This is a predicted structure of a 72-nucleotide RNA (transfer RNA) from a Candidatus Altimarinota bacterium.
Taxonomically the source falls in Candidatus Altimarinota (Bacteria, Bacteria candidate phyla).
[in-house]
């Protein structure tokens, strides 16, 4: 320098153009002599950044940033 994959909740990851989700973690309550476990509920997101396409973008297009792999 070129090619490929990835960047979404605190963490691990889903989400093939129409209101952003799960598990774990956290908080509250229940249960228990207490803790743990278990059960119920709740909060939490500039979807890497900036533009473009579109009635509408996490999703499609361009550039750039970061992480991983490959080629030379």
């Nucleotide at each position: 320098u070129c090619c490929c994959g990835g960047g979404u909740a605190g963490c691990u990851c889903a989400g093939c153009g129409g209101u952003a989700g799960a598990g774990c973690a956290a908080g509250u309550g229940g249960c228990u002599g207490u803790u743990a476990a278990c059960c119920a509920c709740u909060g939490g997101g500039u979807c890497g950044u900036c533009g473009g396409u579109u009635c509408g973008a996490u999703c499609c297009c361009g550039a750039c940033c970061c992480c991983g792999g490959g080629a030379g």
It matches the Rfam family "tRNA". By type it is a transfer RNA.